[in-house]
RNA sequence: CCGCGCUAAGCGGGGAGCUGGCGAUGCCCUGUACCUGCGAUCGCCUAGCAGGGCCUAGACCCCCGCCCGAGGCGGCCCGGGUUCGGUUGAAACCGGUGACUGCGGCGUUGAUGGCCCGGUCCCGGGCAAUGGGGUCCCGCGAACCGUGUCAGGACCGGGAGGUAGCAGCACUAAGCGGGUAACCCCAUGUGCUAUAGGGGUAGCCGGGCCGGAGCCGGCGGCCGGAAGUUCGCCGGGUCCGGGUCCGUCGAAGGCGGGGUGCGCGG
Numbered sequence: 001c002c003g004c005g006c007u008a009a010g011c012g013g014g015g016a017g018c019u020g021g022c023g024a025u026g027c028c029c030u031g032u033a034c035c036u037g038c039g040a041u042c043g044c045c046u047a048g049c050a051g052g053g054c055c056u057a058g059a060c061c062c063c064c065g066c067c068c069g070a071g072g073c074g075g076c077c078c079g080g081g082u083u084c085g086g087u088u089g090a091a092a093c094c095g096g097u098g099a100c101u102g103c104g105g106c107g108u109u110g111a112u113g114g115c116c117c118g119g120u121c122c123c124g125g126g127c128a129a130u131g132g133g134g135u136c137c138c139g140c141g142a143a144c145c146g147u148g149u150c151a152g153g154a155c156c157g158g159g160a161g162g163u164a165g166c167a168g169c170a171c172u173a174a175g176c177g178g179g180u181a182a183c184c185c186c187a188u189g190u191g192c193u194a195u196a197g198g199g200g201u202a203g204c205c206g207g208g209c210c211g212g213a214g215c216c217g218g219c220g221g222c223c224g225g226a227a228g229u230u231c232g233c234c235g236g237g238u239c240c241g242g243g244u245c246c247g248u249c250g251a252a253g254g255c256g257g258g259g260u261g262c263g264c265g266g
Stems, first nucleotide, its partner, number of pairs: 001266006010054002012030004021045001022043003034052005061259007071249005076243012088227001089231003093225005100220001102219002104216003113210008121199003126192003129188007136179005146171004154163003
């Protein structure tokens, strides 16, 4: 060095996650990625385990370095959703402001203001309305203890006649039911274009007189307040998406270097 046989190795790897940690199942990426069974749970714990198979040691084996780099993770930044807290910047709300040159309205057919009278208010009274009760009207209404009339019967009487009187009939009392035009009484969170009288009068309303040019916060503006209702702004949490950014792990691919067993025979 060649041939035959065998064995180690290989038949995937990586990321996050899980876990006290590790490997594996599951998820994601990569991509020639043996077969069957097990698992969000397994394990004989440095390795997946159990069973079977393929292939093989200068090679689809092992180690090191570099390049490129899918993808993951963390940070930072940007955008969006949602939630919590803050905030007057805006809207909406409340109050004020007329030396705010705004708008609008009132005003010489007389503003603000001043004086007077009246009303609004209270007490009292009146009328009305409403409600209730009574009078009144209608009907019913008494076994006996209501009235009248009292058949029959009873009693008195020699008789004429008389007496009391049940039922019935008629009427009525208390009471019950209904009506309500009028009258009387009572009540009223009622009305009055009614008020003789007393009180009160800040404001408002009406009228009269004086006087002679302003007045009104109704809108805008401005000032202040309250509230977090809506929009905005600021900050935090959480979720989603994005970034030629930073860090970290890094499959696949490329390049370079190194390593690799045993037996038999020639």
Model confidence (mean pLDDT): 75 of 100. The RNA shown here (Bacterial large signal recognition particle RNA) has 266 nucleotides and comes from an Actinomycetota bacterium. The organism belongs to Actinomycetota, within Bacteria. The gene name in the source record is ffs.